[in-house]
RNA sequence: GCAGGCCGGGUGACCGCGAGCCUUCUGGCUCGAGGAAAGUCCGGACACCGUAGGGCAGGAUGCUGGGGAAAUCCCAGGCGGCGAAAGCCGACGGAAAGUGGCACAGAAAGGAGACCACCACCGGCGUAACGCAACUCCGGAGACGCCGGGGGCAAGGGUGAAAAGGUGGGGUAAGAGCCCACCAGCGUCGUGGUGACACGACGGCUCGCCAAACCCCGUCCGGUGCAAGGCGAACAGGCCCCGAUGACGUAGCCCGCGUAGGGGCCGGGUCGGCCGCUCGAGCCGCCGAGGAAUCGGCGGCCUAGAUGGAUGGUCACCCUCGACAGAAUCCGGCUUAGAGGCCUGCUACA
Numbered sequence: 001g002c003a004g005g006c007c008g009g010g011u012g013a014c015c016g017c018g019a020g021c022c023u024u025c026u027g028g029c030u031c032g033a034g035g036a037a038a039g040u041c042c043g044g045a046c047a048c049c050g051u052a053g054g055g056c057a058g059g060a061u062g063c064u065g066g067g068g069a070a071a072u073c074c075c076a077g078g079c080g081g082c083g084a085a086a087g088c089c090g091a092c093g094g095a096a097a098g099u100g101g102c103a104c105a106g107a108a109a110g111g112a113g114a115c116c117a118c119c120a121c122c123g124g125c126g127u128a129a130c131g132c133a134a135c136u137c138c139g140g141a142g143a144c145g146c147c148g149g150g151g152g153c154a155a156g157g158g159u160g161a162a163a164a165g166g167u168g169g170g171g172u173a174a175g176a177g178c179c180c181a182c183c184a185g186c187g188u189c190g191u192g193g194u195g196a197c198a199c200g201a202c203g204g205c206u207c208g209c210c211a212a213a214c215c216c217c218g219u220c221c222g223g224u225g226c227a228a229g230g231c232g233a234a235c236a237g238g239c240c241c242c243g244a245u246g247a248c249g250u251a252g253c254c255c256g257c258g259u260a261g262g263g264g265c266c267g268g269g270u271c272g273g274c275c276g277c278u279c280g281a282g283c284c285g286c287c288g289a290g291g292a293a294u295c296g297g298c299g300g301c302c303u304a305g306a307u308g309g310a311u312g313g314u315c316a317c318c319c320u321c322g323a324c325a326g327a328a329u330c331c332g333g334c335u336u337a338g339a340g341g342c343c344u345g346c347u348a349c350a
Base pairs, nucleotide, nucleotide: 001346002345003344004343005342006341007340009318010317011316012315013314014313015312017032018031019030020029021028022027034324038335039334041333042332043331044330045329046225047224048223049222053255054254055253056252058221059220060219061218062217063077064076065075066074067073078092079090080089081088082087093216094215098214099213100210101209102208115157116156118152119151121149122148123147124146125145126144130139131138165183166182167181168180169179170178184206186203187202188201189200190199191198192197229275230274231273237266238265239264240263241262242261248258249257282301283300284299285298286297287296288295289294
C1' cells in the first nucleotide's frame, strides 16, 4: 500500500421502563435497537384488486459460465482501461436494417475529395556561362525558366479530434499494397476451452466515430401496498347524474370476460378495539463438496414487537476515553455516514 474479517465502551450495586410466561396477588423469571436500524435505489415474501385473461404501449437489462427465491446482486473467468505490483474500474449485443450528428478550419468529414506541391505531353515566350581570335550565324539547347491547356497522382505539405491502415524498402515519368518485410485490422481453416475468447497458419489488401443519439436484436416485467388486508363496533336523511344501446370492474389503450348496479354534492352519527405482529429463503457450531460465491449433513438456540410510540437515573471502578447513529410488516442486496482498536493474507521498498 491492497483485500477480507471482528469489536463498536465495559463491570458491579440500587431505583425506574416495554413485552412474554408464571403467580402464594404483588411479586418472580426470561428477553429487550444497528453494521448500517439511514437512503427508499433494486429485488422479493405476504395481502388485496381478480371468477380471466391476451395483446399493444411503457419500463428494465445487455461479454461468458456458475450461485441464488429474485435482484441492476454475489463468485469466477474473458476483453479493455488505470496502477510498479498486490489490486481497482467498466452503460461490455448490433454502425452492412434504417434515420440522424461530426461545429470551425480545410479541396474534401462517408464512399466524399484536389488547395499548395510533384510528373510527363501539347502550345507560346525567353534563353546564360562556355565553344572562340571571332560581330553575325551556329552549337550549348528537347538545358533551364515563365505562362496556358488537357492528363497522371493521393505518396509530400497544409487544416483538423479524426482525412480510404502504419513504418521501412523496392519500383515509377512522378506516384500508389503496385510489390516486399514487419505490425494492426478483416476473412477462412486448424488447435485448446462448456463458453466469452486465445494461439497458429493461409489469404486478399483494408470495409471512420457516436447507439450514456433515435433505433434494431435478445432476455425479463400487472398494479397498489401493513396507512396492505381481515374481524369487531356504530350510523337519521336530502338532492342529482350515469346505466341492458352494458355503466362499473387491475396505473394507460384495445380485444375478451364477469355482471347490475355505479358515482357526485349537502348533512348527520360512529370507530380509535383486536388480529396481522414476529419461528424466519432465521441464527450459531462442527463435518463434507466446491477454485469461489454457495450447497448438503449433524447438533444446538429462540434473541424487541412499541403505538402520545419502551433502554433512563445515581454511585464506584476499568480503559481502546467512545465515531456514525434508535426498530415500526419482514427478508436479500446496493449506496451513503463512520472516532478508535484488533486479527488474517497478499504486494512493494529498505

A computed fold for a 350-nucleotide RNA from an Actinomycetota bacterium, annotated as Bacterial RNase P class A. The organism belongs to Actinomycetota, within Bacteria. Its mean pLDDT, the model's own confidence on a scale to 100, is 78.